[in-house]
Context: one part of a larger RNA
RNA sequence: GAUUGAACGCUGGCGGCAUGCCUUACACAUGCAAGUCGAACGGCAGCACGGGGGCAACCCUGGUGGCGAGUGGCGAACGGGUGAGUAAUGCAUCGGAACGUGUCCUCUUGUGGGGGAUAACCAGUCGAAAGAUUGGCUAAUACCGCAUGAGAUCGAAAGAUGAAAGCGGGGGACCGCAAGGCCUCGCGCGAGAGGAGCGGCCGAUGCCGGAUUAGCUAGUUGGUGGGGUAAAAGCCUACCAAGGCGACGAUCCGUAGCUGGUCUGAGAGGACGACCAGCCACACUGGGACUGAGACACGGCCCAGACUCCUACGGGAGGCAGCAGUGGGGAAUUUUGGACAAUGGGCGCAAGCCUGAUUCAGCCAUGCCGCGUGUGUGAAGAAGGCCUUCGGGUUGUAAAGCACUUUCGGACGGAACGAAAUCGCGCGGUUGAAUAUUCCGCGUGGAUGACGGUACCGUAAGAAGAAGCACCGGCUAACUACGUGCCAGCAGCCGCGGUAAUACGUAGGGUGCGAGCGUUAAUC
Numbered sequence: 001g002a003u004u005g006a007a008c009g010c011u012g013g014c015g016g017c018a019u020g021c022c023u024u025a026c027a028c029a030u031g032c033a034a035g036u037c038g039a040a041c042g043g044c045a046g047c048a049c050g051g052g053g054g055c056a057a058c059c060c061u062g063g064u065g066g067c068g069a070g071u072g073g074c075g076a077a078c079g080g081g082u083g084a085g086u087a088a089u090g091c092a093u094c095g096g097a098a099c100g101u102g103u104c105c106u107c108u109u110g111u112g113g114g115g116g117a118u119a120a121c122c123a124g125u126c127g128a129a130a131g132a133u134u135g136g137c138u139a140a141u142a143c144c145g146c147a148u149g150a151g152a153u154c155g156a157a158a159g160a161u162g163a164a165a166g167c168g169g170g171g172g173a174c175c176g177c178a179a180g181g182c183c184u185c186g187c188g189c190g191a192g193a194g195g196a197g198c199g200g201c202c203g204a205u206g207c208c209g210g211a212u213u214a215g216c217u218a219g220u221u222g223g224u225g226g227g228g229u230a231a232a233a234g235c236c237u238a239c240c241a242a243g244g245c246g247a248c249g250a251u252c253c254g255u256a257g258c259u260g261g262u263c264u265g266a267g268a269g270g271a272c273g274a275c276c277a278g279c280c281a282c283a284c285u286g287g288g289a290c291u292g293a294g295a296c297a298c299g300g301c302c303c304a305g306a307c308u309c310c311u312a313c314g315g316g317a318g319g320c321a322g323c324a325g326u327g328g329g330g331a332a333u334u335u336u337g338g339a340c341a342a343u344g345g346g347c348g349c350a351a352g353c354c355u356g357a358u359u360c361a362g363c364c365a366u367g368c369c370g371c372g373u374g375u376g377u378g379a380a381g382a383a384g385g386c387c388u389u390c391g392g393g394u395u396g397u398a399a400a401g402c403a404c405u406u407u408c409g410g411a412c413g414g415a416a417c418g419a420a421a422u423c424g425c426g427c428g429g430u431u432g433a434a435u436a437u438u439c440c441g442c443g444u445g446g447a448u449g450a451c452g453g454u455a456c457c458g459u460a461a462g463a464a465g466a467a468g469c470a471c472c473g474g475c476u477a478a479c480u481a482c483g484u485g486c487c488a489g490c491a492g493c494c495g496c497g498g499u500a501a502u503a504c505g506u507a508g509g510g511u512g513c514g515a516g517c518g519u520u521a522a523u524c
Base pairs, nucleotide, nucleotide: 001524002523003522004521006520007519008518009517010516013371014370015369016368017367018366020363021329026327027326028325030324031323032322035074036073037072040071041070043067044066047065048064049063050061051060052059053058081282082281083280090207091206092205093204094203095202096201099199100198101197104195105194106193107192108191109190110189111188112146114144115143121136122135123134124133125132126131152161153160154159166187167186168185169184170183171182174181175180208254209253210252215245216244217243220242221241222240223239224238225237226236227235257279258278259277260276261272262271263270264269284305285304286303287302288301307318308317309316310315335361337360338359339358343357344355345354346353347352374404375403376402377401384395385394386393387392408465411459412458413457414456418451423445424444425443426442427441428440429439468513469512470511471510472509473494474493475492479508480507481506482505483504489496490495
């Protein structure tokens, strides 16, 4: 000099854009952060409508819109947080072969016919509660057989094994009393092949310090048989062999998430890894598996432990390193805010619902950037202050005065972009028996804004509301007076102060930067 997720002191007008627990991976009150689908299902707790009864209060009724709880499906493995652990089971780069894959895309093929349960519900029982339990009824895209088998798996072959689910919209003939059959469209379901994207695994090279750590290793190194996995492999196991690593630093100890990058520097290099992005690891501590395409699962389960809470003492409940917020620690780090309008995600045919992701607002000069605190004129060089050789000098065109301007702020008025998709209507094409439906394209119409009456624009008034901080001995730009008298004090280094201190304190003046300026800490 540059820089910072900074802090502290003094001071502080406005705006834009960013950043904001670096310390205790300390403990957490409260609210919210993952739901959705009635076009899978039986139903109907509550609401609204309809119907019936009743003088009325009201009662009955799943008939309709819908829908609590329940069965079922998909999601909950994403998104969000943190950096404890980890020096290699990790990361970066370059390669590899022995793998998996829900949803999505392309193609092939199928979707036939049956069965038995069970929750909800009803009636009980136990319990303080959490909850548990007995009997009875019922449905499905829940569960289980049968059939079929293009392809798949096993097998040398013969052959064997093994699948599915329906729901909704519309309709001209024909059948049917009707529901419907039938036809068709859409969404689904099963099997198989390929793809995309994603993931699991292996190898090579590189990745901090210590030798006051020199030897380490028995599943250890390799082989065979067996097991195991989606998959290679001592991954596991039995037997056999005695190997394997190490001064090119093994092992041990300490420290640490890694990278793209960031800061600095002319570069080489050095230091760092906040925010943003990629990967990894973790979710009170330790261990374990279940479900599933995917987890050994932050807001799932089980066990053990510590801690907190409830209890009728028998027993139960919990996990903010999600967003806010609280206590504590600390030099130190924000609101228990608004909205799903946009972007994205989950579910759904859709309408839509959910979304502390996100987007906005709030707080803080924490940083960067921009703007303002007036402009011109004005010498009697006013008054006052300070200095003085008492002549004067300086503050100083500075002020006052005169003439202007009105950014920002305050007042009043107008007022956005971000929002066109989804949706409706029309036309053309596609599907189809079809003027149903589906999809595509074009045209057209309407709705939707948290921010926000915000940005921006306009009007009137009025210099009106807006400057400080550090320094002035040398380094280093900037000097005098008074006070003090090795005292009080200053200080980054050299050093100042013991009676004329440009070095302490105050004042006048000056210098530097400026809504900041200094100090401290840290890095180059």

Predicted 3D model of a 524-nucleotide part of an RNA (small-subunit ribosomal RNA, 5' domain) from a metagenome. The RNAcentral record of the full RNA draws on SILVA. Rfam family: Bacterial small subunit ribosomal RNA. Rfam links the family to the GO terms ribosome and structural constituent of ribosome.